Model confidence (mean pLDDT): 82 of 100. A computed fold for a 72-nucleotide RNA from a Candidatus Pacearchaeota archaeon, annotated as transfer RNA. NCBI's taxonomy places the organism under Archaea, Nanobdellati, Candidatus Pacearchaeota. It matches the Rfam family "tRNA". It is annotated as a transfer RNA.

[in-house]
């Protein structure tokens, strides 16, 4: 220098055009002598950044940033 893949909740990851989700963690309640576990509820995300296409974009296109790998 070229190519491929990845970037979504605190963390690990789903979601591949039509309302953003799960597990775990956190908070509250319940239970217990108490803690934990269990159960119920809740908060939490400008979907890496900028532009484009579209009635509509996490999703498609272009550029950038960061990370991983391969080739030279």
């Nucleotide at each position: 220098g070229g190519c491929u893949c990845c970037a979504u909740a605190g963390c690990u990851c789903a979601g591949u055009g039509g309302u953003a989700g799960a597990g775990u963690g956190c908070c509250u309640g319940u239970c217990u002598c108490a803690u934990g576990a269990g159960c119920a509820g809740g908060a939490g995300g400008u979907c890496c950044c900028g532009g484009g296409u579209u009635c509509a974009a996490c999703c498609c296109c272009c550029g950038g940033u960061g990370g991983a790998g391969c080739c030279a």